[in-house]
RNA sequence: UCCGAAUUGGUGUAACGGCAGCACGCCUGACUCUGACUCAGGAGGUCGUGGUUCAAAUCCAUGAUCCGGAG
Numbered sequence: 001u002c003c004g005a006a007u008u009g010g011u012g013u014a015a016c017g018g019c020a021g022c023a024c025g026c027c028u029g030a031c032u033c034u035g036a037c038u039c040a041g042g043a044g045g046u047c048g049u050g051g052u053u054c055a056a057a058u059c060c061a062u063g064a065u066c067c068g069g070a071g
Stems, first nucleotide, its partner, number of pairs: 001070004006065002010024004018054001026042005047063005
């Protein structure tokens, strides 16, 4: 340099173009002599920029990061 794949809360992982879920973690409360466990509630996310569309995590263009392959 070229080709391919990946990028979603703190971590891991889902999501026909139509309300972004789940698990763990974190916070608050209940329970407890205290802690753990358990139960209830809560905060927190679509890699960036454009485009298409009534509507984009999803489609298109370009860039970034990382992984694999070729030379």

The prediction has a mean pLDDT of 82. A computed fold for a 71-nucleotide RNA from an Oscillospiraceae bacterium, annotated as transfer RNA. It was read from a public genome assembly. Taxonomically the source falls in Oscillospiraceae (Bacteria, Bacillati, Bacillota, Clostridia). Its Rfam family is "tRNA". Rfam's curators write: Transfer RNA (tRNA) molecules are approximately 80 nucleotides in length. Its family is annotated with triplet codon-amino acid adaptor activity in the Gene Ontology.